[in-house]
RNA sequence: CACUCAUCCAGAGGGGUUGAGGGAACGGCCCGAUGACACCCCGGCAACCACCGCGCAGGACUCGCCGUCGAGGCCGCUCGCGGCAGGUGCCAACUCCGGCCCACCGGUUGGUGGGGAAGAUGAGAG
Numbered sequence: 001c002a003c004u005c006a007u008c009c010a011g012a013g014g015g016g017u018u019g020a021g022g023g024a025a026c027g028g029c030c031c032g033a034u035g036a037c038a039c040c041c042c043g044g045c046a047a048c049c050a051c052c053g054c055g056c057a058g059g060a061c062u063c064g065c066c067g068u069c070g071a072g073g074c075c076g077c078u079c080g081c082g083g084c085a086g087g088u089g090c091c092a093a094c095u096c097c098g099g100c101c102c103a104c105c106g107g108u109u110g111g112u113g114g115g116g117a118a119g120a121u122g123a124g125a126g
Stems, first nucleotide, its partner, number of pairs: 001126001003124006013042005021031003026098003043091003048087002051083005058075002061072004095118001100115006
């Protein structure tokens, strides 16, 4: 950098440095010299992955025995629940809202719902 899958209406801020833009782009609307954004320190949130425990569909094995049955221990991807906090991530506004398509409502501008595009994060495979 492009690809696949999952999630995106919950949650979580103080200090220091710096000094003008920032919220991805566009249109809005916001944040910002009462110092935003960024960086550093500390703190916190969450639980995607890893790890642990329990349950469990299932799998093969052994024995009884032979039937679609029973018993035993083993493994247990996936799935469900719980734990932990190692790898990430995150800590203004629903991804801040919207655009494109469809449906409904209202009515010339709009609203609601569904989907899409784009984006973010994680995991995977290039």